[in-house]
RNA sequence: UUGAAUGAUGUGGGAGAGUCCUUAAAUGGACACCGAAGGAGCAACGAUUGCCCUUGCCAAGCAAUUGGAAACUCUCAGGUCCAGUACCGCAUUCUGACGG
Repeated sequence: UUGAAUGAUGUGGGAGAGUCCUUAAAUGGACACCGAAGGAGCAACGAUUGCCCUUGCCAAGCAAUUGGAAACUCUCAGGUCCAGUACCGCAUUCUGACGG
């Protein structure tokens, strides 16, 4: 400098799951449930090492370690009125990646 990645802010859309008792009040408790704040787990595939085989090496096979996605899975957290929510759109007044 470009004003683009990412993030932030505002705004529109945005699901799921509940009963009972209690309290001024989702306030507290019991049992039941949801998954789209956040968090955690891993498949294919890749890498390293060892085993096996061999005169020796490579390859194949087996094992261990490691990297490895999600809207899948877990349900720690959060939620089952409202609010909020991942995600998508718009705005840009903020941030300013890579590159030159």
The RNA shown here (Glycine riboswitch aptamer) has 100 nucleotides and comes from a Clostridia bacterium. It was read from a public genome assembly, where an Rfam model found it. Its mean pLDDT, the model's own confidence on a scale to 100, is 78.